A computed fold for a 75-nucleotide RNA from a Candidatus Staskawiczbacteria bacterium, annotated as transfer RNA. It matches the Rfam family "tRNA". Rfam classes the family as a transfer RNA. It was read from a public genome assembly. The coordinates come from a structure-prediction model, not an experiment, and the mean pLDDT is 80.
RNA sequence: GGCCCCAUCAUCUAGCCUGGUCUAGGAUGUUUGGUUCUCAACCAAAAAACACCAGUUCAAAUCUGGUUGGGGCCA
Numbered sequence: 001g002g003c004c005c006c007a008u009c010a011u012c013u014a015g016c017c018u019g020g021u022c023u024a025g026g027a028u029g030u031u032u033g034g035u036u037c038u039c040a041a042c043c044a045a046a047a048a049a050c051a052c053c054a055g056u057u058c059a060a061a062u063c064u065g066g067u068u069g070g071g072g073c074c075a
Stems, first nucleotide, its partner, number of pairs: 001074007010028004020058001030046005051067005
C1' cells in the first nucleotide's frame, strides 16, 4: 500500500442477510421493594445501548458511501 471481518446497556449477546408491526429482546451485574432476626438465595419492579458523519427511502440498528477504532491475510 491492497483486500477482508468486526463495532448494540457497566459486561456478554440476539436482532442486521429479508427496512416498518411488540417500547431494540435476553443473561450477568447495579438500584429499590417484598421475604428473612441478618446476610445469601428467591420473588417483583426500575434505570441502562445501536462508534461517528453523510446519502437512499414515507420510514434505517438493518441498505449505500466515507471516517475512526480493533483484528486478520497478502505484498